Model confidence (mean pLDDT): 83 of 100. Transfer RNA from Portunus trituberculatus, 71 nucleotides, folded computationally. The RNAcentral record of the sequence draws on Rfam.
RNA sequence: GCACGCGUAGUGUAGUGGUGAGCACGCUCGACUCACAAUCGAGAGGGCCGGGUUCGAGUCCCGGCGUUGCG
Numbered sequence: 001g002c003a004c005g006c007g008u009a010g011u012g013u014a015g016u017g018g019u020g021a022g023c024a025c026g027c028u029c030g031a032c033u034c035a036c037a038a039u040c041g042a043g044a045g046g047g048c049c050g051g052g053u054u055c056g057a058g059u060c061c062c063g064g065c066g067u068u069g070c071g
Base pairs, nucleotide, nucleotide: 001070002069003068005067006066007065010025011024012023013022018055027043028042029041030040031039048064049063050062051061052060
C1' cells in the first nucleotide's frame, strides 16, 4: 500500500433496515443433596469510536482506531 477481511455480554459466536438483540460456555441466586458434582428454575451482563442516510441502523455509507491476511 491492498482486502468487494473482521470488530456484538467475561469467552466463542448468530442475526436479510422493523419481533423484547438470540445461542453455548462461564458468573450470581434458588431448588435438589449430609455435602459436592450433575440436573432443574430464575437473574445480572452487550453493539470499537465519531459522523451521515433513513420514519427506523448491530445491519447501509464516510472517516478514525484496533486486529487479521496479502504484498
Notes: Rfam family: tRNA. Gene Ontology term of the family: triplet codon-amino acid adaptor activity. It is annotated as a transfer RNA.